The RNA shown here (transfer RNA) has 73 nucleotides and comes from an uncultured Pseudomonadota bacterium. It was read from a public genome assembly. Its Rfam family is "tRNA". About the family: Transfer RNA (tRNA) molecules are approximately 80 nucleotides in length. Model confidence (mean pLDDT): 82 of 100.

RNA sequence: GCCGAAGUAGCUCAGUUGGUAGAGCAGCUGAUUCGUAAUCAGCAGGUCACGAGUUCAAGUCUCGUCUUCGGCU
Numbered sequence: 001g002c003c004g005a006a007g008u009a010g011c012u013c014a015g016u017u018g019g020u021a022g023a024g025c026a027g028c029u030g031a032u033u034c035g036u037a038a039u040c041a042g043c044a045g046g047u048c049a050c051g052a053g054u055u056c057a058a059g060u061c062u063c064g065u066c067u068u069c070g071g072c073u
Base pairs, nucleotide, nucleotide: 001072002071003070004069005068006067007066010025011024012023013022019056027043028042029041030040031039049065050064051063052062053061
């Protein structure tokens, strides 16, 4: 230099044909227990890497940029 993949909650990841952004773990509150852990119920937590475009509507489609990983030279 070229090619490909990935970027979504604190962490690990879903999100299928464009139509209200989700799960597990972690966190907080409550129940249970003499108490802790475990278990159960609930709550909170998001600039969907960044910018632009298409569209009534974009995490999803298009273009550019950045970062990480892999391959080729």